[in-house]
Context: one part of a larger RNA
């Protein structure tokens, strides 16, 4: 000089208290460990592994098993020689299928000095070589997580020190902040803090169709004329600075309180993440050192596995109901997606979902009824008109193909579950908590992920304890 202390001051953070809602019990989905398998591919292991990588395992993905094949290879270059096409598409045999035979049709390569001379392609051969999702992340690189959006990390010069260092950076106030005043052997200075950046919230301006509709007309219906006011939509600008008062501070920085304002002291979200720490994480996105396979540790292909189930654990969903479910009417969003797609309409069907098919590369058509709520009717505390697991039939839909192992409908069945021990989580405002809409991924499949809006609280006395975490400051036999 760190580091640690069940020393000590002093601050601050859903840290703890006050509070609301979960977890831990119940089915089920989903990841993980164990088991188990011929395989159950690999990795992620406290916080910071475990609805993690995987924005979607039926083939395929796919790295695994197990059998069938292949050996210059699925891929790339370069040499020889051989043909000129390549290439699509029918048919038939063996085969589980890669594959191997075999027949039929289109197709008939480009320049050219007319030489296979020169590009291209094929197919056979030789060898350099390809290949490796084999191993080290403790050999690396990029990326990423964590403390942390915590307020910290440094230097240059100058001064002290004998030296490792030390000062600056401490103090005395402030702040969200090493933020900013003041003092000071320091002076400045950089990376961070703010600020610039994007959105939300107010207001002008320009702009007026695909938007929107006061005012005339029309109309079932902004439909249609008409208008661009008004909402919107998108660009461009004003707007907030403790600027102004008043108080208190040291007359400073600030803090407190009013004024006006769409907004008030950082206006709300975000996007940015210092020096550095954990030999943290990824050789399986890539990229790359060493090593290690090379008739196989490469490659192709069928099938099977990653979906196994005595059982542990994490994370979700759904309930256990009356502040509910049930039936039927009625209302009001946002933010997205669409051409191998979205599909109004009509019509068949109880229903998935079919048929025919308008119109949309879309402020224009559609996907499309938002749901919690509102109003009326039924149930009356029950394992029920409450969950809805589980299995049976009967269908639909994507796909070659739903046996292993898809999603969905209908009709029957109707399991546990009566608010959950010790424990242990999240939130401080449009937040919790509720409701349902989209998207990606995707042929199909979402309770997960990322979005979007709709309704919409409680409570914070304080800072003694618990955890984190910043300063200064003590003690150490620790580096």
């Nucleotide at each position: 000089u760190g580091a640690c202390g069940g020393g000590g001051g002093u601050c601050u953070g859903c840290a703890c208290a006050a509070g609301c809602g979960g977890u831990g019990g119940a089915g089920c989905a989903u990841g993980u460990g164990g088991u188990u398998u011929a395989a159950u591919u690999c990795g992620a292991a406290g916080c910071a592994a475990c609805g993690c990588g995987c924005a979607g395992a039926a083939c395929c993905u796919u790295a695994c098993c197990a059998g069938c094949g292949u050996u210059u290879g699925a891929c790339a270059u370069c040499c020889u020689c051989a043909u000129c096409g390549c290439g699509g598409a029918u048919u038939c045999c063996a085969g589980a299928g890669a594959u191997g035979g075999a027949u039929u049709c289109c197709u008939u390569c480009a320049g050219u000095u007319c030489g296979g001379c020169u590009g291209g392609a094929u197919g056979a051969g030789u060898g350099a070589c390809a290949g490796g999702u084999g191993c080290u992340g403790c050999a690396u690189g990029g990326c990423u997580g964590u403390c942390g959006u915590c307020a910290g990390c440094u230097c240059g010069u100058g001064u002290c020190g004998u030296g490792a260092g030390a000062u600056g950076u401490u103090g005395g106030g402030u702040u969200a902040a090493g933020u900013c005043c003041c003092g000071c052997a320091a002076c400045g200075a950089g990376c961070g803090c703010a600020a610039c950046c994007c959105u939300c919230g107010u207001c002008u301006u320009u702009a007026g169709u695909u938007g929107c509709c006061a005012u005339c007309a029309u109309u079932c219906a902004g439909u249609u004329g008409g208008g661009c006011a008004c909402u919107c939509u998108a660009a461009a600008g004003a707007a907030a600075c403790c600027g102004c008062c008043g108080g208190u501070g040291a007359u400073a920085a600030g803090c407190c309180g009013g004024a006006g304002g769409a907004a008030g002291g950082u206006g709300g979200g975000g996007a940015u993440g210092a020096c550095g720490u954990c030999a943290a994480g990824u050789c399986c996105u890539c990229a790359u050192g060493g090593c290690c396979c090379u008739u196989a540790c490469g490659u192709c292909c069928u099938g099977g596995g990653c979906u196994a189930c005595a059982c542990a654990c994490g994370u979700a969903c759904u309930a256990c109901a009356a502040u509910g479910c049930u039936a039927c009417g009625g209302a009001c969003a946002a933010a997205g997606g669409g051409c191998a797609g979205c599909a109004a309409g009509c019509g068949a069907g109880c229903g998935a979902u079919c048929g025919c098919a308008a119109g949309c590369a879309a402020a224009u058509c559609u996907c499309a009824u938002a749901a919690a709520c509102c109003g009326u009717g039924g149930c009356u505390c029950a394992g029920u008109u409450c969950a809805g697991a589980u299995c049976g039939c009967a269908g639909g839909c994507u796909g070659c193909a739903a046996c292993u192992c898809g999603c969905c409908u209908g009709c029957g069945u109707g399991a546990a579950g009566g608010c959950g021990g010790a424990a242990u989580c999240g939130c401080u405002a449009g937040u919790a908590a509720u409701c349902g809409c989209a998207g990606g991924u995707c042929a199909g499949c979402a309770c997960a992920c990322u979005g979007c809006g709709g309704u919409g609280a409680a409570u914070a006395c304080g800072u003694u304890c618990c955890c984190g975490g910043g300063c200064c400051u003590u003690g150490u036999a620790c580096a």
Molecule: small-subunit ribosomal RNA, 3' major domain
Organism: uncultured bacterium